[in-house]
Source information: The RNA shown here (Glycine riboswitch aptamer) has 91 nucleotides and comes from a mouse gut metagenome. The model forms 89% of the base pairs in the Rfam consensus. Its mean pLDDT, the model's own confidence on a scale to 100, is 78.

RNA sequence: ACUCUGGAGAACUCUUAGAUGAGUGCCGAAGGUGCAAGGCGUAGCUGCUCACAGACAGGUGCGCUGAAUCUCUCAGGCAAACGGACAGAGU
Repeated sequence: ACUCUGGAGAACUCUUAGAUGAGUGCCGAAGGUGCAAGGCGUAGCUGCUCACAGACAGGUGCGCUGAAUCUCUCAGGCAAACGGACAGAGU
């Protein structure tokens, strides 16, 4: 990666030939957004060494990076079907 199996959540009202349209509400498990520790860069401070320069160590500020079933609800979804993170088996 492919095949098979399992696989959750959340809806009412009006309307319509029809889950079609509208309103309000709701869900998180396709996809997407956000970030903690840590890491990196940079500035300055302190300590140590020290003639200086420089090196080393420890805080601090700023920037970058940074996971999830967390978060947001953009997308998607709220009968069935489809889809479906993830899990198991096989190739």